Predicted 3D model of RNase P RNA and transfer RNA as a complex of 476 nucleotides. Rfam match: Bacterial RNase P class A. It is annotated as a ribozyme.

This record gives sequence, structure tokens and C1' cells, in this order.
RNA sequence: GGAGCGGGCCGGGCGGCCGCCGCGGUCCCUCGUGCUCUCGCUUCGGCGGGUUCGACGAGCGGGCCGUGGAGGAAAGUCCGGGCUCCACAGGACGGGGUGGUGGGUAACGCCCACCGUCCGCAAGGACCGGGAAAGUGCCACAGAGAACAGACCGCCGAUCGGGGGAGUCUUCUUCGCGAAGGCUUUCCAGGAGGCAAGGGUGAAACGGUGCGGUAAGAGCGCACCAGCGAAUCGGGUGACCGGUUCGGCUCGGCAAACCCCACCCGGAGCAAGACCAAGCAGGGGACAGGGCUGGUCCGGCCCGUCACGAUCCCCGGGUAGGUCGCUCGAGGCGGCGGGCAACCGUCGUCCCAGAGAAAUGGUCGCCCUCGACAAAACCCGGCUUACAGGCCCGCUCCGCUU
RNA sequence: GCACCCGUAGCUCAGUUGGUUAGAGCGCAUGCUUGACAUGCAUGAGGUCGCAAGUUCGAGUCUUGCCGGGUGCA
Repeated sequence: GGAGCGGGCCGGGCGGCCGCCGCGGUCCCUCGUGCUCUCGCUUCGGCGGGUUCGACGAGCGGGCCGUGGAGGAAAGUCCGGGCUCCACAGGACGGGGUGGUGGGUAACGCCCACCGUCCGCAAGGACCGGGAAAGUGCCACAGAGAACAGACCGCCGAUCGGGGGAGUCUUCUUCGCGAAGGCUUUCCAGGAGGCAAGGGUGAAACGGUGCGGUAAGAGCGCACCAGCGAAUCGGGUGACCGGUUCGGCUCGGCAAACCCCACCCGGAGCAAGACCAAGCAGGGGACAGGGCUGGUCCGGCCCGUCACGAUCCCCGGGUAGGUCGCUCGAGGCGGCGGGCAACCGUCGUCCCAGAGAAAUGGUCGCCCUCGACAAAACCCGGCUUACAGGCCCGCUCCGCUU
Repeated sequence: GCACCCGUAGCUCAGUUGGUUAGAGCGCAUGCUUGACAUGCAUGAGGUCGCAAGUUCGAGUCUUGCCGGGUGCA
């Protein structure tokens, strides 16, 4: 100088003016309570009304002052928990989820460390990483054969069978270099059959190399290597790692196919839920009225009973509406201690949005690298996704120079 | 807030337990038929299977994460 890997942080800055939401202080206004003063009535106990200043309280009124006011993802709503209400004897079945080991945590599918496999020269990265010698299922096309496999080309043809030659024996004989049969040996083809080394197909073909062996071959036998299983030794909390002996055991892949194993899981969600409570409807009561019946008839009056309507009061549940839940929390920052780390403990310090149609804006000036993705709505821990640009730290490889 | 569904050609839809080159109807283009049009007949074009990773020998199909659209309940 170039290429790259991992991690952390920031997310325009400063100032003026106007405005929005919350909180605190103060002043004004309104309302309430009691006191003082005062007026009226009085059965002298009090009752009712008015009121200056001051006191207390409330205001979901106003002014002024002070102070705080979106994010690293507030997002997607994909996991986990707090909180609240409902449900709940225990167990089994079913359903869903998770899946190397150990640790962290309130918990997790998150994080840390380690192990294994794969990728990268390396720094490092990826992994839904239990079980396929429990069971069932699938493996297209090609290929001979695709899962306790198979034989197209090929190799062999030992054994059985066929054909030819040579030798020999027996019988027949027309006595011939003839015929038939048997035995031995050799050659040929490759029929029956044997084989799986090689070729070829495929994503995948039932260990590799060498020697022996054989008719040809083959873990068929042996040596070494690789894997698997069993036994065992050492290290590690463990996943696992290293070694020894034995067994020819050589056993395909897929569980993001069914399934098996281990562990975990009650349901709903702040529109949860709690409190106050107009109006309408309901229940009870009070006062007055109406109808009916009886008192011989009519009118009036009185009594009883029944149902209904209006007004007022009370009651329970509860709608609109209001209040709480609401933000101090598994909280932030700093120091010290423990731990490889995630994280934990302790001390000090700080208070940092809380709205309810919904608050962060507008404008002006200056500066710069000219500003991305995007904005809370019960809260918190994660994951995932989006993101202009910038800063910092650690590390690896290559080239050059010293 | 919670619970789900869908995405395949211009449009409407199929696509079997993952299998070779993804189909159908309508539409479109060309040709034939007709004096011309419609109809009819024949041929053809047209696909990032919403996107990206992963599992697998192999993914429209299985898994995960995103994107877009829609439904229901409180």
C1' cells in the first nucleotide's frame, strides 16, 4: 500500500422567536367549607339570607415562570416473561413446541463458552446438530441391478454336458488304413453353470491398497489403512477426545416423510381489569288525582280495594361519560469485586414521554461531510427486517521497503 | 390486540405422498374459411410459480424469514 474478517458507537450541530403535551411553582377568576360582621323571624334553643379582608380545599379555567418531551430499530407481531381476569383434585390419551454439551437468565426458539461436521490459505464463518443395526414408507430418469441388490458388456468354464484329434482296451467283423462302445489325454466352442475384478449408468452401486489364493474371481485368507460394534484404560462436569484388545462386522440416503425418544407448554388479553356514575328501563316509598264496588235512587261526601299514569325521594345492576390501571423499572450511568464469557454481586449517583383523535412542529440566522430508515400507545428481555453517511478498536493474508 | 387465508401466463383457475419439458379455459398473434365481418378450423407466442435462504440427487410442492393483498373476533 492492497484485499479481507470480527466487534463497538453515532444517527446533523448551535442560537433566536412562535406553538403543542406532561409535571412543579406563583398570581387572578369561579365554586365549596367554617369563622367574623350584618339583616329578618323567633317558642330565645336557634333558623333563613347577605357580606369586606383574611384562612383551608377543589377546578377535567386563564396568565406568567421553571422543567421534561420518541427510536436503534418505537416496525414486523416471530418467540419468551411480568401484570390482570377466568379456569383448575390427580393421572392417562390427544395436540403444539424445542432438539450437541455445559452455563447465564424471570423466561425463551435468546445469549456465552466448548464439542462435532462442513467451508475458507488465514483472521474467521455456517449448521431445524437426538434416533435410519425400533417399525412403516420413498429414492424419478438412466442403468443389469436402488436396499437382507444385480449380471448388459466382460472374465472363467474347475464341475456337468457337446464336438474334433491322438493313444489304448474290449466286442463285432467282409480281417482292411473297417464299425460300435469304454478309458486316458489334448484341443475347440462357450450350452448348463460359476464370478463380481474391470467397463458402463447414476445424486447414490454393498470398504481401499498390496500379497496370497483360484478355472476365473471374491474379506475367500492375511498385512496395513478407513469406518462400525463390543469390551476396556486414560483425560474432561459433559458433549467428546486419545489409546489397547477382539469381531471380517463393512451395515446407503431421506425423519424441513410418518414415526420413536427426551424435555417444555391451562385459556384470554390494558378494548385485560378496578372504581365513580347522567339518561332510559326495573324495584320500593310519599303526596295528590282517576276508575270500580258497597252504603235504597240522583248529586255531594266518606271508607275499602285494585290497577295505571305524572312528580319527588330511595335502591340494585349498569350504558354514555369520567377516574384509575399509566409508567420507578428484571431501570440508566459510574466505581469496585467474582467469572474465559454471557452475566452476577455490592456501593454511589440520577429520574429519563405518558397522550386519548393522539403532543416533538413551524420559521429565521450561522456552520458542516447537506442529513437515511422510520415515529411511542400496558411494560420488559430477545429475534428478524429497513437504514444516507460517519467514527473507533482488535485481528488475518499478500506485495514493497528498512 | 388476537386468530387465520391467499399469491402459478394479460384474466379466471388446475397442478396427485417432491420426479424428468408446469397445464386448462377465456384473451392475444398469424394463417385458412367469407365479397367483408362475426362464428368456425389450424398453428403459435406468452411463466423470475410473490421474493430470498435452506433441506434434498432433485422444490410450484417441504422448512424458515421477508413482501403484497384479504377475512373473522373482541